[in-house]
Molecule: RNase P RNA; transfer RNA
Organism: uncultured Flavobacteriaceae bacterium
RNA sequence: UGAGCAGGUCACCCUAUCGCUGUAGUUGAAAUUACUACCGAGGAAAGUCCGGACACCAGAGUGCAACAUAGCGGGUAACGCCCGUCAUCACGUCUUGACGUGAUAGGACAAGUGCAGCAGAAAGAAUGUACAGGUAAUGCUGUAGUGAAAUCAGGUAAACUCUAUGUGGUGAAACGUCAUGUAAAUCGAUGUUCGAGGGUAGCGCGCCCGAGUCGAAGGGUAGGCGGUUUGAGUCUUUGGGUAACUAAAGACCUAGAUAAAUGAUAGGGCUUCGUCUCGUACGAAUACAGAAUCCGGCUUACGGCCUGCUUUUUUU
RNA sequence: GCCCCACUAGCCCAAUUGGCAGAGGCAAAGGACUUAAAAUCCUUAAAGUCCAAGUUCGAAUCUUGGGUGGGGUA
Numbered sequence: 001u002g003a004g005c006a007g008g009u010c011a012c013c014c015u016a017u018c019g020c021u022g023u024a025g026u027u028g029a030a031a032u033u034a035c036u037a038c039c040g041a042g043g044a045a046a047g048u049c050c051g052g053a054c055a056c057c058a059g060a061g062u063g064c065a066a067c068a069u070a071g072c073g074g075g076u077a078a079c080g081c082c083c084g085u086c087a088u089c090a091c092g093u094c095u096u097g098a099c100g101u102g103a104u105a106g107g108a109c110a111a112g113u114g115c116a117g118c119a120g121a122a123a124g125a126a127u128g129u130a131c132a133g134g135u136a137a138u139g140c141u142g143u144a145g146u147g148a149a150a151u152c153a154g155g156u157a158a159a160c161u162c163u164a165u166g167u168g169g170u171g172a173a174a175c176g177u178c179a180u181g182u183a184a185a186u187c188g189a190u191g192u193u194c195g196a197g198g199g200u201a202g203c204g205c206g207c208c209c210g211a212g213u214c215g216a217a218g219g220g221u222a223g224g225c226g227g228u229u230u231g232a233g234u235c236u237u238u239g240g241g242u243a244a245c246u247a248a249a250g251a252c253c254u255a256g257a258u259a260a261a262u263g264a265u266a267g268g269g270c271u272u273c274g275u276c277u278c279g280u281a282c283g284a285a286u287a288c289a290g291a292a293u294c295c296g297g298c299u300u301a302c303g304g305c306c307u308g309c310u311u312u313u314u315u316u
Numbered sequence: 317g318c319c320c321c322a323c324u325a326g327c328c329c330a331a332u333u334g335g336c337a338g339a340g341g342c343a344a345a346g347g348a349c350u351u352a353a354a355a356u357c358c359u360u361a362a363a364g365u366c367c368a369a370g371u372u373c374g375a376a377u378c379u380u381g382g383g384u385g386g387g388g389u390a
Base pairs, nucleotide, nucleotide: 002311003310004309005308006307007306008305009304010303012269013268014267015266016265017264018263020040022038023037024036025035026034042288046299047298049297050296051295052294053293054171055170056169057168061205062204063203064202066167067166068165069164070163071085072084073083074082075081086106087104088103089102090101091100092099093098094097107162108161112160113159114156115155129144130143131142132141133140175226176225177224178223186216187215188214189213190212197209198208199207233252234251235250236249237248238247239246240245271285272284273283274282275281276279317389318388319387320386321385322384323383326342327341328340335373344360345359346358347357348356366382367381368380369379370378
């Protein structure tokens, strides 16, 4: 000096003018419209891949099916997440069996079924090759050769399957409430206790509701409010624990839109890059990306700075 | 917002239960036929299966993550 890995941290700043969402206040008869003040995106708001909170459905029964997880221990509201640890594998180091780093979808093939191209004598029901040894006899034994695997309680479950554990469904367009309007009409099919259909799961059983249900054409509505942002919340200190994490005390309040606000212009500064007339000069740039019920994770995208380790080149 | 499916030559599609690095049609290129063109006939090239990992002796096929495109639902 360049590159890689791991961890941490920030996510350009200030001023002026104009503008936008929301909240509070002022004037006023009346403010959604005027004026004033305050608040106003992220580390991933993304993918929607897991886990929950919350809400409703028989306060959600039961069997099968389906799906998920898989050494051991711990953390957590919970998890497929996180931490620790054992085993296995890979790489590196040297004292050659230890250490360091990284990875792991790491239950079971000794229940059953399936599968194994080419090569090879033979690939799962052994028609047992060559050489050597051995036997009363026999692939009985060893070596060679083919192959990922050659008689081994063989291999293979990210093959079917089995074992253990777990999962009811739906999803803020949930749900509650207020308001507006209409056709409780017309036509066709089907059904009314011998019961259609429905009750939010793929099927069956059971339970409950039950006089309507389905289709055609046509009529009407196209709104408001709550849920909804104070929460497993954030920060600091101290204690416990190898760690993940957790307990106590103190402080703080930090978007809430609904076709969707969070912006624009000018000047100055920070950082980086380029240029030359080397002046604190001129010019340019500043990533990925935009909340939509809310949390905890994972995954993916991405710029700068700091720390540690490894490594390349050059110089001493 | 939520859910589902697909991806293989330029285009459309095959590939048996994972087994020889992948078949075919249209299009393309060259040649023959023709005065010339079309049609026809002959020949040829073009893919490593959307991307990255993993499982396996072996992956288009199985698994995980990502990307692109399409569809459904009030």